[in-house]
Molecule: Guanidine-I riboswitch aptamer
Organism: Jeotgalibacillus sp. S-D1
RNA sequence: AAAAAAGCUUUCUAGGGUUCCGCUGAUCUUUGCAGGUCAGGGCUGGUCCGAGAGAGAGCGGUAUAGGGGAUCCUAUAUACACGGAGGGACAAAAGCCUGGGAGAU
Numbered sequence: 001a002a003a004a005a006a007g008c009u010u011u012c013u014a015g016g017g018u019u020c021c022g023c024u025g026a027u028c029u030u031u032g033c034a035g036g037u038c039a040g041g042g043c044u045g046g047u048c049c050g051a052g053a054g055a056g057a058g059c060g061g062u063a064u065a066g067g068g069g070a071u072c073c074u075a076u077a078u079a080c081a082c083g084g085a086g087g088g089a090c091a092a093a094a095g096c097c098u099g100g101g102a103g104a105u
Base pairs, nucleotide, nucleotide: 007059008058009057010056011055012054015049016048020046021045022043023040024039025038026037027036028035029034061078062077063076064075065074066073067072080100082103086098087097088096
């Protein structure tokens, strides 16, 4: 900037792993404090990722009603949703993406 309208953006959570921080252990250096290196996410955590079928907010679309000078304002509504395996990314994993998929009813 454009598009979209079981819309889009964003915050949080369930959940997730281990790049960074922290923590733990081993080891090296130092008079000591502290620091370096290696390992660990069957380490509670912080940073981080994070839901179509979880919770909010904002913008917007549609419908109905009212007001009205108006392609404007206000109010209400906006349903339902069981679901693999495999694959993919980032450091890695996951209700992330594939995916309102394959399937099921």